Overview: This is a predicted structure of a 73-nucleotide RNA (transfer RNA) from Parcubacteria group bacterium CG08_land_8_20_14_0_20_38_56. Its Rfam family is "tRNA". By type it is a transfer RNA. The RNAcentral record of the sequence draws on ENA. The organism belongs to Bacteria candidate phyla, within Bacteria. The prediction has a mean pLDDT of 82.

Parts: sequence; C1' cells; structure tokens
RNA sequence: GUCCCUGUAGCUCAGCGGAUAGAGCGUCAGGUUGCGGACCUGAAGAUCGCCCGUUCGAAUCGGGCCAGGGACA
Repeated sequence: GUCCCUGUAGCUCAGCGGAUAGAGCGUCAGGUUGCGGACCUGAAGAUCGCCCGUUCGAAUCGGGCCAGGGACA
C1' cells in the first nucleotide's frame, strides 16, 4: 500500500430496514440471613465508533474517516 473481519450497557454478546434497542455477568435497592455468601424481587445503565448519504422509516443499506485484528505485498 491492497483486500477481508470486528466496533451495540462497566464486561461478554444478541439483534441484519419498522413497535419503548435486549440477554447474561457486574452495579444499586429491597426481601431472606445472627452477619455475609447463595437465592428471590425490583431498578439504573448503550443518541448502536464518528460524519455524510439512501429511505416515509437506519444499529441494520451505501460512501468517507477513526480504532482493533488478520491475509497478501
């Protein structure tokens, strides 16, 4: 330099054009317990890497850029 993959909650991931973007772990509150752990209930938490475009509608499609990984040179 060329090509490919990935980027969504604190962490690991799902969601691949349409409804308030979900799950597990973690965190917080309550229950339980002599106190904890485990268990049960509830809550908070992501303008979906950034910008532009397509569309009635974009996390999802197109272009550019950024970051991480890989192949080739």